[in-house]
SAM riboswitch aptamer (S box leader) from a Saprospiraceae bacterium, 103 nucleotides, folded computationally. The sequence was found by an Rfam model in a public genome assembly. Lineage of the source: Bacteria > Pseudomonadati > Bacteroidota > Saprospiria > Saprospiraceae.
């Protein structure tokens, strides 16, 4: 990179380098020099993979180890469809983000 399954309102930061940007796309909000990306340390978190229990299905406990994550629902958002006090509310697909597997 290509494709299939699961999740995706929950949880959890500090220091150090660094020095203007970041939050996936228009916008639209919002975070940042009281330091942004981005690397590093070490600290949790969560439990996809994985361990254990006869352990396949399912159930329950774990966290060595392989990811992955620690501002706001995955910040809202695009499209349709229902409702509708025209502000907003649900669903579905879409996009995307993680794993585990597979081309």
């Nucleotide at each position: 990179u290509u494709c299939u399954u699961a999740u995706c309102a929950a949880g959890a930061a500090a220091g150090g380098u660094g020095g203007a940007g970041g939050g996936u796309a228009a916008g639209g909000c919002c975070c940042u020099u009281u330091g942004a990306a981005a690397c590093c340390u070490u600290a949790g978190c969560a439990a996809c993979c994985c361990u254990u229990a006869a352990a396949a299905a399912u159930u329950a406990a774990g966290a060595a180890g392989g990811u992955g994550c620690u501002a706001a629902a995955u910040c809202c958002g695009a499209u349709c469809g229902c409702u509708c006090c025209u502000a907003g509310g649900c669903g579905a697909u879409g996009a995307g983000a993680u794993a585990a597997g597979u081309c």